[in-house]
């Protein structure tokens, strides 16, 4: 140089001139006007976890259901985030997965002999039972004989029937450790000896997860739990339209309902009850207002100490958007930047994803380009 | 705010304890029947199962982001 791997930040910068929202002072009878201060994000998003708040329920606990799952820490919690283990992929930096499958059930299409305490299609064998065949031997009945029938033994064959076989072939994603050797008819952990897994049992290191050594067991165990499942851990519900306060109108309740003023109807024992208007007062509460809610918070920022870090703790400064689901912009000039033309001086042309709504940690998505740093491979000079 | 349901062919929906080839209907092409067209007969094309990752031999179907749409309910 060139390939790569993490991991941090930025999201154009000044300056004119118009304009909005929120607030602070000042002027005005008001309408509104004038200075100040102050207004988006790295994801405000999806709403995918977790909290805070706040109102319900509640002796205490369990079922049900749901999430989550090496370890060991951090935090208000977390399904986050650091730090280690262990597999598996990459030369490597570095990614990526993560409780049990020897508790138990289910499933493994098609091919294929067999798919879960397998299994005999070729192929291999002929030990074992049985047919068959062939030599010797041996007795046995039948015939006048040549010779026929049957049986027993011992030796050879045949692979023909029952079988053996888990090495080989072949099927699939998977076919019940490898290599040798002995061993067998033929094979096989059937035995052995070395490697590999697994389980137990000791010691060591380590908080742990686990790793290293010893020893015993031929134990050799197929995948899936993002199928049911079983272990531990955590979860009461429900959302600011939570939820509180104030409270028109209509409607409702009590009280007067008379000396008077409007307005009186109605019964009946003619001075009284009922019913209205009318007046006064009450209790839920609608619209609608306000507070929750936007100045004090698991807040930011610098900066010591502690920790590898995640974080925590002290000090010191800092106050930071808000509604009405409504505002946070538009021009114009210089500078920076990309990218095209041109030798050049310049000239055009560009600038992303997106936009707060109760508050806050995360995580996950979308994103034009730029800048920092650590850290591996290669190649070339000195 | 909070709960669910879809998204398979041009259009309308089937298909799921995961298993070979994803199918119907109308609708398109192409040939026949008819002077022509229609009906109607034969035959035939047509699919990133919205997209992207995992999980598994094996994914339309499980399980994770994501688009998009649509319904409820305060």
């Nucleotide at each position: 140089g060139g390939a790569g791997u993490c991991g941090g930040c930025c999201a154009g910068g000044c300056g004119g001139c118009c304009g909005c929202g929120g607030u602070g002072a000042g002027g005005g009878c008001a309408a509104c006007c004038u200075c100040g201060c102050u207004g988006a994000g790295g994801a405000a998003a999806g709403u995918c976890c977790g909290g805070a708040c706040u109102c319900c329920a509640c002796a205490g606990g369990g079922c049900a259901g749901g999430a989550c799952g090496c370890u060991g820490g951090g935090u208000a919690a977390c399904g986050c985030c650091c730090a280690g283990g262990c597999g598996c992929g990459g030369c490597g930096a570095c990614g990526c997965g993560c409780g049990g499958a020897a508790a138990g059930u289910g499933c493994c299409a098609c091919a294929g002999a067999g798919a879960g305490c397998a299994g005999a299609c070729c192929g291999c064998c002929g030990a074992a039972c049985g047919g068959c065949c062939c030599g010797c031997c041996c007795g046995a009945g039948g015939g006048a004989g040549a010779c026929c029938u049957g049986g027993g033994g011992c030796g050879g064959g045949c692979g023909c029937g029952u079988g053996g076989u888990g090495a080989g072939g072949g099927u699939g994603a998977a076919a019940g450790g490898g290599u040798g050797c002995g061993g067998u008819a033929a094979g096989a952990g059937c035995g052995c000896a070395c490697c590999g897994g697994c389980g137990c049992c000791g010691g060591c290191g380590g908080u742990g997860a686990c790793g290293c050594c010893g020893g015993c067991g031929g134990c050799c165990a197929g995948g899936u739990a993002a199928a049911c499942c079983c272990c531990g851990u955590c979860c009461g519900g429900a959302g600011c339209a939570a939820g509180g306060c104030c409270a028109a109108g209509c409607a409702g309740g009590c009280a007067c309902g008379u000396c008077a003023u409007c307005a009186g109807g109605u019964g009946g024992u003619c001075c009284c009850g009922c019913c209205g208007a009318g007046u006064g007062c009450c209790a839920g509460g609608u619209a609608g207002g306000c507070c929750g809610c936007a100045u004090c918070g698991a807040g930011g920022u610098c900066g010591g100490c502690g920790g590898c870090a995640a974080c925590g703790u002290c000090g010191g400064c800092c106050c930071c958007a808000g509604a009405g689901a409504g505002a946070u912009g538009g021009u114009c000039g210089c500078c920076a930047c990309u990218c095209a033309c041109g030798c050049g001086a310049g000239u055009g042309a560009g600038g992303a994803c997106a936009g707060a709504a109760u508050c806050c940690g995360g995580c996950u998505u979308a994103u034009c380009g730029g800048c920092c740093g650590g850290c591996u491979c290669c190649c070339c000079g000195a | 705010g909070u709960g669910g349901c879809c998204g398979u062919a041009g259009c309308u929906c089937a298909g799921u304890u995961g298993g070979u080839u994803a199918g119907a209907g109308c609708g398109c092409c192409g040939c026949g029947u008819u002077g022509u067209g229609g009906u109607c007969g034969c035959g035939g094309a047509g699919g990133u199962c919205g997209c992207g990752g995992g999980u598994u031999c094996g994914a339309u179907c499980c399980c994770c982001g994501u688009c998009g749409g649509u319904c409820a309910c305060c």